[in-house]
């Protein structure tokens, strides 16, 4: 909001109701009336007469009466009602004018109405035609028509005089000429008629101002503009015609195109504005489409005429009829808009003397929740807080909820019955009063469509009456279930990928309520077109690049005096219709609605004043501006002359093998003599040094020297003019480079092109050549990041410090001053960065430009250009952003500083061989699962033959174990034995409770609880890895910033360290660092067995074996010690340095534990726990066997080697730590050995285990070996229920590859690497060469931080941003 759609719907009042097809229309109605104008009599009624006759009916006649069809005549039909197609216009609005006009009916004034005439419709007769209709003849009337008379105060023409501030004339007036009237009727009162004047009403014309968009519409116009004359009109006028002139409109937007009825008003808004033009009122236009006139006071006429056209209908085919944008109604179109109703009772209109008739105007009713307003759907009590629903932490609670039930009360509304208005005043009739028979006043009577309606009363009974949308934020209102990026939602942001307050349902809640939502449209918010009220350095935007010259139009403009009064201001007058809006009062029960009064209507016109400011006019002034003179300045311009260096070329000389070029090369040049060097000659172009934030110019731009010409700028001068100024749309001039045309010139450079390189490619970067071009003259082009990304003018507003050109003064140091050109900064401004007297500050004036990104500076059109192209410059469509400045991080093949076995310097390895082990892959019935860059891969697993075991095949069970409840039940179960079987298990035999009879105990059974190494580590807890033992990560208060944020934490030093010091808008603090803890290194004290043994004694082959001892070692508890404490040097300090001292140890002594805020959705649901989901005679559970051990291959981690610094044989030494009873095992016997059999000690400082490398001696002499030991054959031992798949070990034999390892790569800075052995956990045994510890022997090297990797701090760039360069993103296919 004049709506539509979805769901829903109780009542009333007041309003509103085809926005689309000005599309087509069936049917009915919407304009008639007057007999008091006329001739008359078709219909009706009455009377009269005649006839028939059943004495009350029929027929006929008669205009006699009431009345009246058709006709003549008068008035009306130009109003009322509808629609908005056209119209950008004097159409509308507003204000004026007409001295240039008209006006029927109405009011008023004056005067008049005498005499005559001829027709015509109708009626009658006839004719044509289907009809509509038409024609002919005869006859007739009037308030129809005509003629004559009477006229002027009328009209026209001429003319006299007076007046008038509307002076193309008007008003009044004098005289003359010309010219035009009438109608009757009557109840005698009137009504009507004619002419003229005045008024009122209605209209016509003219003018000022206002009235949409487009310039990609810039020129338009011949009756066009004006004049004279005539015609025409109610009237002016090119309105029309003839002649004459050549004008008229236009950048203040003509013409053209598009769109549109205008206004009062309506919606919105604080207002200014923006949007609209429904209902109601005013004006205009139109009436199927186009045109034309007639009649009339008025029309170029919605329901009149004629012509043409389209369409529809009738037809006898010859011809005719029609116009709903009147009221209803129909079809069509459409999202969409009503009854073929009643009445003239009221209001109004037409005619009439009147009664009255007509009136789809109007008043009413009907339909529609379409809008506004009002009312109701009950009120009070009522807790067992019922049932049911929903939710939860679920023996219970919360919520729905006083809600319901139940009790009491009320009756609006609806229903039924009864009563019942106002709207009515008039006209008319009767009566009365005053004047006198008519007017005015009073009284009575008559008249209601709505309607038996509004309203009132009575009756009964809670009885008849609630929905819609929403519940993530905006925005009031929350939970559960389902779904699982599906289905769907969505106004914007966005939601949904297994715990969705966002989808769907439910419960609950919120909002509004007979409505509630959605969609469409408009305004607001939007200061987002900015007049009020915006901007233009970097966000869009300073011109087309820029200014100047001439600057056009336009806008704006210095001081003083005077005048004017246009703008401006004040007072008065007119107008601004009514309705509407606002306010007061009033009427419907209230309200909506209506009545009444006021305000307002911001406007226009007019008049009287004021004169500060602006404007106009006159005069004057000098400070703005210009001119002149003097002194200067400069790469300012144009034209000429000239110089040297360099480059290239030519000729000649010397001279010999390369030159040139690059990251490295090659193409190229060169023995026909290059390059190099010397001399002479020629050519063109550009001007080193000076030279600089220098200077000049309007900008582009300008650089050797010199001459001529031209222009500019600055300062000074009481010189001259006297506002002459500023800006500047269009227009003109200039305008880098490239490019174009014509003619020259051409050294170097050098697009295109060619070759060589680079590369995956390389139409590039690099190199060798090289054409246009670059240069000159003339003519075009007119663009650049043409930038200070900053238009011009004028004035004002703190400072400091350079520099260029002048002037004055000077004590020669400099000071002051004018103009330019730079830097830093105050206030201010700015989103910030920044700017800051050369403004982006404060103001003035003028111009230009901007309005989200892309499409696009594109297309079309136009102008310019030889062309290239330039200028102007859109839309469709598409996105929800694009952009600016700054912040924090991250990143950089950016910068600075620093660190780390990061590199370098070293030592030893891996990568090659064989084997072990793990992984991938493949295979398989299964090869269970997990871990996968660093941070998976001898990892989970610190020990898979069965078990483990989670996997596979097959066979069984349905509850093994724990516990509880309930039901029914049994007297056994267990145990022993046997049979079959792979076993689980099944069958059979033996044995077999107690009782006080209540039961107890035990078993089996049923149901419920179980069980799951099934899924999700991206639902989780806990634990762990990594960055990283890196030095960082934060907080409080304060301060800075609009803010994000910063500061602190930065800077200068220093450190292993954000360690400490100094400085400091910061001052402090926390988690990290360090320290505190453990081991180890030295000493002391205490203690002294199982350890120790110096001295004393015993004793042995030897031996702490024994008595004894605590001295020592050791053990294990407590202490001490090391702190840059001292000295010297450097330094402000912190600290660093020293072959310092002392000391067992020196600057963190060494090692361990200890891991900040966080990162990787890192790892683990298979250690454990746990949400959700899944399985339940199986995804649970038991058993046997198999598998996890497979094997073409690939990778990781290791072991053993390749040998002489070694192998083998013999001999001799020295540890530490840890473990041990189903154990470690001395010793003895035995076996070649693994081991076996006996058998002491020890639950351990007591017993048990040969340390090895090393050292001494021997042998081997460089070989596939006396190296190496894989593989294979044979024989054994041990563990174990069991060594086949698939154990370890021993002996004999066999004796593979391998002679030091490519590219690449790993570890390590001192008791470290390297090397040597020992022990332990797990464990019956062991695939252990693994893991974790222990000691023995015991090095080399570090110049240093350029580089690789990782990290820390500061800084810089960024179009990256919680997925951060492994980013983002462009193009091709």
């Nucleotide at each position: 909001g004049a709506a539509a759609c979805g769901c829903u719907a109780g009542c009333g009042g007041c309003a509103g109701g085809c926005u689309u097809a000005a599309c087509a229309c069936a049917u009915g109605c919407a304009a008639g009336u007057c007999g008091a104008g006329g001739g008359g009599u078709a219909a009706c009624a009455g009377g009269a007469a005649u006839a028939g006759c059943u004495u009350g009916c029929u027929a006929u006649u008669u205009g006699c009466u009431g009345a009246c069809g058709a006709c003549c005549g008068g008035c009306g039909c130009a109003c009322g009602g509808g629609u908005g197609a056209g119209u950008a216009a004097c159409g509308c609005g507003u204000a004026u004018g007409c001295a240039a006009c008209c006006u029927a009916c109405c009011u008023u004034u004056u005067a008049c109405a005498g005499g005559g005439g001829g027709a015509u419709a109708g009626c009658c007769c006839g004719a044509a035609g289907a009809a509509a209709u038409u024609c002919g003849g005869a006859u007739u009337a009037a308030u129809a028509c005509c003629c004559c008379a009477u006229a002027a105060c009328g009209a026209u023409g001429u003319u006299u005089a007076a007046c008038u501030a509307c002076c193309u004339a008007g008003u009044u007036u004098u005289a003359c000429a010309u010219u035009u009237a009438a109608a009757g009727u009557u109840u005698c009162g009137g009504c009507g008629g004619u002419a003229a004047g005045a008024g009122a009403u209605g209209g016509g014309c003219a003018u000022g101002c206002g009235u949409u968009u487009u310039a990609u519409u810039a020129g338009u116009u011949a009756g066009u503009u004006g004049g004279u004359a005539a015609g025409g009109u109610a009237a002016c006028g090119g309105c029309u015609u003839a002649c004459c002139a050549a004008g008229a409109c236009u950048a203040c937007g003509a013409u053209a195109a598009a769109u549109a009825g205008g206004g009062g008003u309506c919606c919105u808004g604080a207002g200014a504005g923006g949007g609209a033009g429904a209902u109601c009122c005013c004006c205009c236009a139109c009436a199927c489409u186009g045109g034309u006139a007639c009649u009339g006071a008025g029309a170029c006429a919605c329901g009149g005429a004629c012509c043409a056209g389209a369409c529809u209908c009738c037809u006898a085919c010859g011809g005719g009829a029609g116009g709903c944008a009147g009221c209803a109604g129909u079809g069509a179109g459409g999202a969409a808009u009503a009854u073929u109703g009643g009445a003239c009772a009221a209001u109004g209109g037409g005619c009439g003397c009147a009664a009255g008739c007509c009136u789809g105007a109007u008043c009413c009713a009907g339909c529609c929740a379409u809008g506004c307003c009002g009312c109701g759907u009950g009120c009070a009590g009522g807790a067992a807080g019922a049932c049911g629903g929903c939710c939860c932490u679920a023996u219970g609670g919360g919520u729905u909820g006083u809600a319901a039930a139940c009790u009491g009360c009320u009756u609006u509304u609806a229903u039924a019955c009864a009563g019942g208005a106002a709207g009515a005043a008039a006209c008319c009739u009767c009566c009365c009063c005053a004047c006198g028979u008519g007017u005015g006043g009073g009284g009575a009577g008559c008249u209601g469509a709505c309607g038996g309606u509004a309203c009132u009363g009575u009756a009964a009974g809670a009885a008849u009456a609630a929905g819609c949308a929403c519940c993530g934020g905006c925005u009031a209102a929350c939970u559960c279930c389902g779904u699982g990026c599906c289905a769907g939602c969505a106004g914007c942001c966005g939601c949904g990928g297994u715990a969705a307050u966002a989808c769907g349902g439910a419960g609950g809640g919120u909002g509004c309520a007979a409505g509630c939502g959605u969609u469409a449209u408009c305004c607001g918010g939007a200061u987002u077109u900015a007049u009020u009220g915006g901007g233009u350095u970097u966000a869009a935007a300073g011109g087309a690049g820029c200014u100047u010259c001439c600057g056009u139009a336009g806008g704006c403009g210095g001081g003083c005096c005077a005048u004017u009064a246009a703008g401006u201001c004040a007072g008065g007058g007119g107008u601004g219709a009514a309705a509407g809006u606002c306010u007061g009062c009033g009427g419907c029960u209230c309200a909506a609605c209506c009545g009444u009064a006021g305000a307002a209507u911001u406007g226009c016109c007019u008049u009287u004043g004021a004169u500060a400011c602006u404007g106009g006019u006159u005069g004057u002034c000098u400070u703005g501006a210009a001119u002149c003179g003097u002194u200067g300045u400069g790469a300012a311009g144009u034209g000429g002359u000239u110089a040297g260096a360099a480059u290239g070329a030519g000729c000649a000389g010397u001279g010999u093998a390369g030159c040139g070029g690059u990251g490295a090369a090659a193409u190229g040049c060169u023995u026909a003599g290059a390059g190099a060097u010397u001399g002479c000659u020629c050519a063109g172009a550009a001007u080193a040094c000076c030279g600089a934030u220098u200077g000049c110019g309007a900008a582009g731009g300008c650089a050797g020297a010199u001459c001529a010409c031209u222009a500019a700028c600055a300062a000074c001068g009481u010189a001259u003019u006297g506002a002459c100024g500023c800006u500047g749309a269009g227009g003109g001039a200039c305008g880098a480079a490239a490019g174009c045309g014509u003619g020259g010139g051409g050294a170097g450079c050098g697009a295109a092109c060619a070759g060589g390189a680079u590369u995956a490619g390389a139409u590039a970067c690099c190199c060798u050549g090289g054409u246009a071009g670059u240069c000159c003259a003339c003519g075009c082009c007119g663009u650049a990041a043409a930038c200070g990304a900053u238009g011009g003018u004028u004035a004002c507003u703190a400072g400091c410090u350079g520099u260029c050109c002048g002037g004055u003064c000077u004590u020669c140091g400099g000071a002051c001053u004018g103009g330019g050109u730079g830097g830093c900064c105050a206030a201010g401004c700015g989103a910030a960065a920044g700017u800051g007297a050369u403004a982006a500050g404060u103001a003035u004036c003028c111009c230009a430009c901007c309005u989200g990104g892309g499409g696009a500076g594109u297309a079309c059109g136009u102008u310019c250009g030889c062309a290239a192209g330039a200028a102007u410059g859109a839309a469709a469509c598409u996105c929800a952003a694009a952009g600016g400045a700054a912040u924090u991080g991250a990143c950089g093949g950016g910068g600075g500083c620093c660190c780390g076995c990061a590199c370098a310097a070293g030592c030893g390895g891996u990568g090659g061989a064989g084997c072990a082990u793990g992984u991938g892959g493949u295979u398989u019935a299964a090869u269970u699962c997990g871990a996968u860059g660093a941070u998976a891969c001898g990892c989970g697993a610190g020990g898979a033959a069965c078990c483990u075991u989670a996997c596979c095949a097959g066979g069984g069970c349905u509850u093994a174990a724990a516990u509880g409840u309930a039901g029914a039940u049994u007297g056994a179960c267990a145990g022993g034995g046997c049979u079959a079987g792979a076993g689980a298990c099944a069958c059979c035999c033996c044995c077999u409770c107690c009782u006080u009879c209540g039961g107890g105990c035990a078993g089996a059974u049923u149901a419920c609880a179980a069980g799951g190494u099934g899924c999700u580590g991206c639902a989780u807890g806990g634990u762990u890895g990594u960055c990283g033992u890196c030095a960082g990560c934060u907080c409080g208060u304060g301060c800075c910033g609009u803010g994000a944020g910063g500061u602190g934490u930065c800077a200068g030093g220093u450190u292993a360290a954000g360690u400490c010091c100094u400085a400091u808008a910061a001052c402090g603090a926390g988690c990290g660092c360090a320290a505190c803890c453990c081991c180890u290194g030295c000493c002391g004290u205490u203690a002294g067995u199982u350890g120790c043994c110096a001295g004393c004694a015993u004793g042995u082959a030897a031996a702490g074996a024994u008595g004894g001892g605590g001295a020592c070692u050791c053990u294990a508890a407590c202490g001490g010690g090391a702190c840059u404490g001292c000295c010297g040097g450097u330094g402000c300090a912190a600290a660093c340095c020293g072959u310092g001292a002392g000391g067992a140890a020196g600057g963190u002594g060494g090692g361990g534990a200890u891991g900040a805020c966080g990162u990787c959705a890192a790892a683990u649901c298979a250690u454990c726990a746990c949400g959700g989901c899944c399985c339940u005679u199986a995804c649970g559970u038991c058993c046997u066997g198999g598998g996890c051990c497979a094997c073409a291959c690939a990778c990781g981690u290791g072991c053993u080697a390749c040998a002489a610094u070694g192998g083998c044989c013999g001999g001799u030494a020295c540890a530490g730590a840890g473990a041990g009873c189903a154990g470690c095992c001395a010793u003895g016997u035995u076996g070649c050995a693994a081991g076996a059999c006996a058998g002491a000690g020890c639950g351990a400082a007591u017993c048990u285990a040969u340390a090895a490398a090393a050292c001494c001696g021997g042998u081997c002499a460089c070989a596939g070996u006396u190296c190496g030991g894989a593989u294979c054959g044979g024989g054994g031992u041990c563990u174990g229920c069991a060594a086949c798949u698939c154990g370890a070990c021993c002996c004999c034999g066999u004796g593979a590859a391998g002679c030091u390892g490519g590219a690449a790569u790993c570890g390590c800075u001192a008791g470290u690497a390297a090397u040597c052995g020992g022990a332990u956990a797990u464990c019956a045994g062991c695939c252990a060469u693994g893991a974790u510890c222990c000691g023995g022997u015991g090095a080399a090297u570090a110049c240093g931080u350029u580089c690789c990797c990782g990290g820390g701090c500061c800084u810089u760039g960024u179009a990256c941003a919680c997925c951060a360069c492994c980013g983002c993103c462009c193009g091709u296919c």